The part of an RNA shown here (small-subunit ribosomal RNA, 5' domain) has 542 nucleotides and comes from an uncultured bacterium. The prediction has a mean pLDDT of 82. It matches the Rfam family "Bacterial small subunit ribosomal RNA".
Context: one part of a larger RNA
């Protein structure tokens, strides 16, 4: 000094922190959804009405709502573990003239024209214990797709120029290649028009592009652990040429050539270990170490391997093999808590199958809103840090009692009783929060817009919605010293000693080392001493 744990002990409160071992297996909840303002599609209970053969129909409503379904974005972030890795993994300083970047931008531009044919959802058929699945009709879309157009801009051919240290980098001209989707308010000024939509307009997407920003890939100098009882290692190894691949240099792959490359300045081979900012120590130098907070890596039953996307080779996606578990009609499925809680093993050891999205964050949405075991909160644990309290003043016949004695006393020891207060915390009772900002609704004004509507600011009302914690924190009153002290030591080191027990027994002991019949060292008493809601004791680390 601690993520600590074992003895004895234990009042309250704030803040922290809690599986260091079995990256051991896991019952059961929950931990990633959201959009109807991208599609088509559409119940039902309930409620009213009509009829009614009193069995029930039928209309309007619920309701264009719920489920499911195409398609969008999210699912690559949050969260979690330390297996593995001694590596460009980290950390730090550079490069990229070898690179990609989805959402975001009150940054610029230029566009959103015309066609097409499917599919699911439904509906019938069927096959299967199931998990799924198959055939055959319907239909939609911001799903799939032809065609057109190209300012820039990227590729490809050609031709000219300026520039750099180097591969090369900026420009400029000609040709060829190459894009899109719409939805939702409003309105009658234009166009068509009987209504208002194919016309306006306003919003928010769509598609090219050229920056910003954000994240991310690659490459490198230089740093950081043990063994020499590990001395040689290597064949895609070293390099070149051509060629594939990738966002991108490259033996990253491949074909052919050439024989290189590393290594006592420590390669190779074993061993252990996630790396930092930091923690602990200590005057510092240096030591040890990486729990909780942050950053970066790796993993997600075990190995592999891709699709899909801006981004994975993806924890609650798939597909293969394996291991183990479970259902099965034995023909064949189904699963992955090193998310939050829980269980069981292991183990000296580490908690609740809790509340809530109010806050703050994300994720989708135009918003309202939904979802969020991230987060805020609350439970357990003196496990730790910090504070408080267990009373305050007076009170001497220095009471009894205990224990010691030279029997005269000494000491406990103002310590108590007893007088007079006081109210912290615990307990009663009453009042009661800050954490809320916003949203919804109506007016007013101002910007955009055409004066309109539609959006956006802003200020005003309304109390319409919305606090898990919690009737808590906090404040008042009430009562009453009453409900709150223990461990350890006491030979020396080390502050603190006496008596009876025991008799090298029974013990103690960190180390000297005590005990063999007068033990300040065993034990039990009385008194000291320390530390104090703790104390001590082992465990490590300096």
């Nucleotide at each position: 000094a601690c993520g600590a744990a074992c003895g004895c002990u234990g009042g309250c409160g704030g803040c922290g922190u809690a599986c260091u071992u079995a990256a051991c297996a896991c019952a059961u909840g929950c931990a990633a959804g959201u959009c109807g303002g991208a599609c088509g599609a559409g119940a039902a209970a309930g409620g009213a009405g009509a009829c009614u053969u009193c069995g029930g129909u039928c209309u309007c409503u619920g309701a264009g709502u719920a489920c499911a379904g195409u398609g969008g974005c999210g699912c690559a972030c949050g969260g979690g573990u330390g297996c593995g890795u001694u590596a460009c993994a980290c950390g730090u300083a550079a490069g990229u003239a070898a690179u990609c970047u989805a959402c975001c931008c009150c940054c610029g531009a230029a566009c959103u024209c015309u066609g097409g044919g499917a599919u699911a959802a439904c509906c019938c058929u069927c096959c299967g214990a199931a998990a799924g699945g198959a055939g055959g009709g319907c239909u939609a879309a911001u799903a799939c797709u032809g065609g057109a157009u190209a300012g820039g801009g990227u590729c490809c051919c050609c031709g000219a120029g300026g520039u750099g240290u180097a591969g090369g980098c900026c420009g400029c001209g000609g040709g060829g290649g190459g894009a899109a989707a719409a939805c939702g308010g409003g309105c009658c000024u234009c166009u068509g028009u009987u209504u208002c939509a194919u016309g306006c307009u306003c919003g928010u997407g769509g598609c090219u592009u050229g920056g910003g920003a954000u994240g991310a890939g690659c490459u490198u100098g230089c740093g950081g652990c043990c063994c020499a009882u590990u001395a040689g290692c290597u064949g895609g190894u070293u390099g070149g040429u051509a060629g594939g691949g990738u966002a991108a240099c490259g033996g990253c792959c491949u074909a052919c050539c050439a024989a290189g490359g590393c290594a006592a300045c420590g390669a190779u081979g074993g061993g252990u270990a996630g790396c930092u900012g930091g923690u602990c120590u200590g005057a510092g130098a240096g030591g040890a170490u990486g729990a909780u907070c942050a950053g970066c890596c790796a993993c997600a039953c075990c190995g592999g391997c891709a699709c899909u996307g801006a981004g994975a080779c993806a924890c609650g996606g798939g597909c293969c093999a394996g291991a183990c578990u479970c259902c099965u009609a034995c023909g064949g499925g189904a699963g992955g808590c090193a998310g939050c809680a829980g269980u069981g093993g292991g183990g000296a050891a580490u908690u609740u199958u809790g509340c809530g999205c109010a806050a703050u964050g994300g994720g989708c949405g135009a918003a309202a809103g939904c979802c969020u075991g991230a987060c805020g909160c609350a439970g357990u644990a003196a496990c730790g840090c910090c504070g408080c309290g267990u009373g305050g003043a007076g009170g001497a016949u220095g009471a009894a009692g205990g224990c010691c004695u030279u029997c005269g006393g000494g000491u406990u020891g103002u310590a108590a009783a007893c007088u007079c207060c006081u109210g912290u915390c615990a307990g009663g009772a009453g009042g009661a929060a800050c954490g809320a900002c916003g949203g919804g609704g109506a007016a007013a004004g101002g910007g955009u817009g055409a004066u309109a509507a539609a959006u956006c600011c802003u200020u005003u009302c309304c109390u319409c919605c919305a606090g898990a914690c919690g009737g808590u924190a906090c404040c008042u009153c009430c009562a009453a010293a009453g409900g709150a002290a223990g461990c350890c030591c006491c030979g020396g080191c080390u502050a603190a000693u006496u008596c009876c027990g025991u008799g090298c027994c029974a013990g103690c002991a960190g180390c000297c080392g005590c005990g063999g019949u007068a033990a300040u060292a065993c034990g039990g008493a009385g008194g000291u001493g320390g530390c104090a809601a703790g104390c001590g004791u082992u465990g490590u680390u300096c």